[in-house]
Context: one part of a larger RNA
RNA sequence: GGAUGAACACUGGUGGCAUGCUUAACACAUGCAAGUCGGACGGGAAGUGGUGUUUCUAGUGGCGGACGGGUGAGUAACGUGUAAGAACUUGCCCUUGGGAGGGGAACAACAACUGGAAAUGGUUGCUAAUACCCCAUAGGCUGAGGAGCAAAAGGAGGAAUCCGCCCGAGGAGGGGCUCGCGUCUGAUUAGCUAGUUAGUGAGGCAAUAGCUUACCAAGACCAUGAUCAGUAGCUGGUCCGACAGGAUGAUCAACCACACUGGGACUGAGACACGGCCCAGACUCUUACGGGAGGCAGCAGUGGGGAAUUUUCCGCAAUGGGCGUAAGCCUGAUGGAGCAAUGUCGCGUGGAGGUAGAAGGCCCACGAGUCGUGAACUUAUUUUCUUGGAGAAGAAGCAAUGACGGUAUCUGAGGAAUAAGCAUCGGCUAACUCUAUGCUAGCAGCCGUGGUAAGACAGAGGAUGCAAGCGUUAUCC
Repeated sequence: GGAUGAACACUGGUGGCAUGCUUAACACAUGCAAGUCGGACGGGAAGUGGUGUUUCUAGUGGCGGACGGGUGAGUAACGUGUAAGAACUUGCCCUUGGGAGGGGAACAACAACUGGAAAUGGUUGCUAAUACCCCAUAGGCUGAGGAGCAAAAGGAGGAAUCCGCCCGAGGAGGGGCUCGCGUCUGAUUAGCUAGUUAGUGAGGCAAUAGCUUACCAAGACCAUGAUCAGUAGCUGGUCCGACAGGAUGAUCAACCACACUGGGACUGAGACACGGCCCAGACUCUUACGGGAGGCAGCAGUGGGGAAUUUUCCGCAAUGGGCGUAAGCCUGAUGGAGCAAUGUCGCGUGGAGGUAGAAGGCCCACGAGUCGUGAACUUAUUUUCUUGGAGAAGAAGCAAUGACGGUAUCUGAGGAAUAAGCAUCGGCUAACUCUAUGCUAGCAGCCGUGGUAAGACAGAGGAUGCAAGCGUUAUCC
C1' cells in the first nucleotide's frame, strides 16, 4: 500500500446492487416449511321440496415425502480434484417389439361390545378397488440331459379416442464400484498388521471384492516416512503479488458428510431416511404414577455465549418443484419488501457576481497580515426536499391473471430551501503559530518528547488529507 462476512470511537443526506451468528453441531416457547389425486375404491356428510347434477372428505389405494432447504460436527479418506476403467443398477422421460384370458379369498373404513387418565388399542360381524392371491399364456430367465420358473388393471368419454397396466430391447440423464497421480504439521511418534496379505471351497451383494466364513500358506505396509498424535470438510474460486508464489475456502456453483447422542433395520427404483420407524442414553414436557410426548445444523423468532450479525413481514404474479387428464392444490424453494453506512458504485449538501477587503476571531515589529469572495448583499436555478396530477415494463397464452406497488418513471407548484464530518500538522509524512503547563499532567507505530520561550502534552486560531464517512483495533499478502 492492498484486502476483510469485520468490530469499536466520533459523525451521518440520498439512490442502485450486493452482503449480514466467523462464537455454543448450545437449549429452544409459538406459527408456518410436503403434499396431492373422487378420472383407482367402497362409504359418510353438505346442499336441493324431490330426481338428476354439484361440493367436501376420515379410510383403503397410487405417486411424491431419497428433490428442494440447512449446517460443517466428523473425516488426512478413493473424501475431494483430475485422468482412466469394468463386473453393475436405474422410478418418472424418449424410441421400439409384443401382451392384458379365466377365477378366488380377504383387510381397513363402518357397526356392536369392550380396555386405558391419555397416547392408543382389543374382540366379533359386513364390504370395494388400479390393494392381495391362484390357474393359463411367454423371441425373457435358469440349465445344457430329459427339463424347470416368471405377468398384467382398469378409468374417462355418446363415440372416435385419451390416460393408465404387464413382459422384452435400446437410449438419455442419474447412481454404485475399481484404479494412476495430486491433496497440512510433527521422528522430542520407528516399527506396524492375524481377516492382517494371498489362495481354494461355501455364503453374500445390483455388481467386483476378506465383503463374510471354514481350511491352507506366511505374507502385506514402512526412512520415497508406515503406525501414532495434532489440525482440517475438499474444489471451482477469493485476496495479495510484475511473476514465481504466499494466504484463504463467507456469499454463488459442484462433490462429500451430518440431522439431540449412539446403534439398527423396514419400505422403496432410490434411504439405512432433517420435519419416517425401532432400541438404548442425556435433556425437556405431561400423567389418574401404570404410562406417554418431543427433537429449528428449514423460515422467522427467544434465551445463552460473544467485540459482533436482521422481520415471529407480503405473495405464489414470475422462475422452478410435487401431485393431478385438467381446473387446480401445496411450495418460509423462490420472487419481493423491512432492518443495518456492512461493502461497493453514483448523486447531493449549492451556482454566478460581490471590497467599505465590513464586524468579529487569531496574530503582530502596532504599520500590517490572515480567516476571506468566505459572509452580508444582488441575481438565476431546483439535482435533492415538500406537496398535487399521470403512471408502467416485468404476462408467456385469445381473454383474464402483478406480491413488489400507486413502486420506478414522467409532469405541475413552492422555496436556497432539508443535508459535513473525522483524523492529523517534530522526522518517517502533506500540513505552524500563540497561550497554559514545567521530567508534572501527559503523548507515542519507531526514533523520541515534556526539567520556564515545547512547531511532539492540553486549549485556541490557522493549515493538510480523506469525505458520508473518517480514525483505531484484529487478521492476511
This is a predicted structure of a 477-nucleotide part of an RNA (small-subunit ribosomal RNA, 5' domain) from Trichopus zeylanicus subsp. travancoricus. The prediction has a mean pLDDT of 86. RNAcentral holds the full RNA, with entries from SILVA. The organism belongs to Trichopus zeylanicus, within Eukaryota.